[in-house]
RNA sequence: GGUCCUGUAGUCUAGUGGUUACGACGCCUCGUUUACACCGAGGAAAUCACCAGUUCGAUUCUGGUCAGGACCA
Numbered sequence: 001g002g003u004c005c006u007g008u009a010g011u012c013u014a015g016u017g018g019u020u021a022c023g024a025c026g027c028c029u030c031g032u033u034u035a036c037a038c039c040g041a042g043g044a045a046a047u048c049a050c051c052a053g054u055u056c057g058a059u060u061c062u063g064g065u066c067a068g069g070a071c072c073a
Stems, first nucleotide, its partner, number of pairs: 001072007010025003018056001027043005049065005
């Protein structure tokens, strides 16, 4: 330099045009306990990497940029 893949809560991840987006771990509160842990109930936490385009409507489709990765040279 070229081709391809990935980017969604603190971390890992599901979702794939149609209500301000699923779950796990972690965090907070309450219950339980002498206390802690486990367990149970509840809660907060995402401008879906960024910019544009297509569309009535974009996390999803298209183009570009950025970051990471694989292969080739």

Predicted 3D model of a 73-nucleotide RNA (transfer RNA) from an uncultured archaeon. It was read from a public genome assembly. The coordinates come from a structure-prediction model, not an experiment, and the mean pLDDT is 83.